[in-house]
Context: one part of a larger RNA
RNA sequence: UCCGGCGAGUGAAUGUCACUAGCGAGGUUAAGGACUUAAGGUCUGCAGCCGAAGCGAAAGCGAGUCUUAAUAGGGCGACAAUAGUUAGUGGUAUUCGACCCGAAACCGAGUGACCUAGCCAUGAGCAGGCUGAAGUGGAGGUAAAACUCCAUGGAGGGCCGAACCCACUCCCGUUGAAAUGGUAGGGGAUGACUUGUGGCUAGCGGAGAAAUUCCAAUCGAACUCGGAGAUAGCUGGUUCUCUCCGAAAUAGCUUUAGGGCUAGCCUCAAAUAACAUUACCGCAGGUAAAGCACUGAAUGGGCUAGGGGGCGAAAGCUUACUGAACCCUAUCAAACUAAGAAUGGCGGAUAAUGAAUAUUUGGGAGUCACACUACGUGAGAUAAGUUUCGUGGUGGAAAGGGAAACAGCCCAGACCCACAGCUAAGGUCCCAAAGUACAGUUAAGUGGAAAAGGAUGUGAAGUUGCGCAGACAACCAGGAUGUUGGCUCAGAAGCAGCCACUCAUUCAAAGAGUGCGUAAUAGCUCACUGGUCGAGCGUCUUUGCGCGGAGAAUUUAACGGGGCUAAACCUGACACCGAAGCUUAGGCAAUGUAGUAAUGCAUUGGGUAGGGGAGCGUUGUAUACGCGGUGAAACAGUAGCGCAAGCGGCUGUGGAGUGUAUAGAAGUGAGAAUGCCGGA
Repeated sequence: UCCGGCGAGUGAAUGUCACUAGCGAGGUUAAGGACUUAAGGUCUGCAGCCGAAGCGAAAGCGAGUCUUAAUAGGGCGACAAUAGUUAGUGGUAUUCGACCCGAAACCGAGUGACCUAGCCAUGAGCAGGCUGAAGUGGAGGUAAAACUCCAUGGAGGGCCGAACCCACUCCCGUUGAAAUGGUAGGGGAUGACUUGUGGCUAGCGGAGAAAUUCCAAUCGAACUCGGAGAUAGCUGGUUCUCUCCGAAAUAGCUUUAGGGCUAGCCUCAAAUAACAUUACCGCAGGUAAAGCACUGAAUGGGCUAGGGGGCGAAAGCUUACUGAACCCUAUCAAACUAAGAAUGGCGGAUAAUGAAUAUUUGGGAGUCACACUACGUGAGAUAAGUUUCGUGGUGGAAAGGGAAACAGCCCAGACCCACAGCUAAGGUCCCAAAGUACAGUUAAGUGGAAAAGGAUGUGAAGUUGCGCAGACAACCAGGAUGUUGGCUCAGAAGCAGCCACUCAUUCAAAGAGUGCGUAAUAGCUCACUGGUCGAGCGUCUUUGCGCGGAGAAUUUAACGGGGCUAAACCUGACACCGAAGCUUAGGCAAUGUAGUAAUGCAUUGGGUAGGGGAGCGUUGUAUACGCGGUGAAACAGUAGCGCAAGCGGCUGUGGAGUGUAUAGAAGUGAGAAUGCCGGA
């Protein structure tokens, strides 16, 4: 890992509801007893229980009663519709282990110091070598000592190093040779040393040169058995089929937030015919937008009270200061509104549509982590695949087609079947079904990522000016004089700077000068004019499509690819493709309706949690009827039937039991639980 077997909503008691049955203003017996039988009944048993009457705390009264001073009022009843009760089955609740498996733990009673910790008693062990304390003897020395030297001596948690004990380092080992070891080194090795044997201390405890360390491979509280199926708001698992309907991820409360209770939303039964949408009529509103009359914010100007400054002894005068209110102008607001929608809400008659809906009562639930998307708000940074609300959609619980792939986007809601047709979104060059279809734009592979700011890209619409009396561009020529204008200045001559009534002359035209240049002149050039040429040339505005701005990390990688100048973009019309949509042919089921029925008609049939209905199969039992050595069960293979669970014929293996119908009872269905046991 696979295969086989086993493996989870059960039982009792008591409520409650539905259905079925009996009796019915009543229903029913319990224990016990009697009878009978072969083990279940029948009879008895009127104790008791429920119902037929309530009200009050109670005494109590009673179709009433309680409150009260009350005959008032009010509460609960009666009346008007009188139905209950006993069983069975099913749903569900409560109490029990209560669907199954699963803790860590808690408590009780015992067993452990043959491991290990400490202690007690009694024994044992420590090769060899080195060092040389005190003391002592002798000699020297002294008044006597001290002291010095030479011997002797043999101390030490002394030194080196085997046995022995330990465990510091590397390597190996790490499904080991070993559940802690091995090789090589290392530390102690007469000591707080090591060790044998016997004994003592016990878990709410002991022991501890102290580490939460040890107490039998177990230690922040040992192990064994028991309470015990502890408890688990947690995780996992929970076994056949078809069919009808079909949620929620919200509110309130919660030592509550991943749990629960009630409501909301689902389902079943019963009753009522009450409902929804649209059209029509009526009603309330203060949002969007807007506005500035209020409350505030805020811009510019006018006018002006007051304040400040100046003058003045004061009165007062004055002011390039400030400035409420008022007027004009242009604004802003979730907590501003004089005025004010659309949607939405409430009520109502009628009509259409809806085989749908609504309300109430009762049985059963599940749900309380929601996700994205569009629109309206808040928080955040008008960030987030962010977060908090509201309204709708989809997912959740929805398959199919499209978006390359892609729960939440677009189209569309799968009863089954078809080698039939029409469409939706989206597409029609090839991959790949269908237009290499028609008119305009783009030249950037823009399309097929991006802003401010930038640009004689190019298309369209306009505006205004010049132009055959010759424009625009280019080329040829001129571009002068008063004058070097005045001032300033070292100089200032068109061209550092300042001033100006920027004048005037000659002219086809020529500025007291457009730029370069010089120290200043000079020089080049422009405006302006003539000529050559010969038909369009400029300005501004709006707009379509492009350019550029444009740098990233696995791989081209910002069309799904090939590739495309349309096979890109815009507009218009036509054709076609395209889904489980719709239609067509056939079939199944549910609901409603008509009908005695057969049957017809209409609608419906995606589905998780979950509710309802109908069935299949397994093992016993009872009754009836069967099958079987001329071959039962079981196993293997394979026609056929049934919507499915399944049924079943035949053939082979097998070798002795077994089926059908009805009723009835369950140890009644396996793929999952790191399930359990066995096998491969």
Notes
The part of an RNA shown here (large-subunit ribosomal RNA, domain II) has 680 nucleotides and comes from Eubacterium sp. The coordinates come from a structure-prediction model, not an experiment, and the mean pLDDT is 84. Its Rfam family is "Bacterial large subunit ribosomal RNA". The organism belongs to Eubacterium, within Bacteria.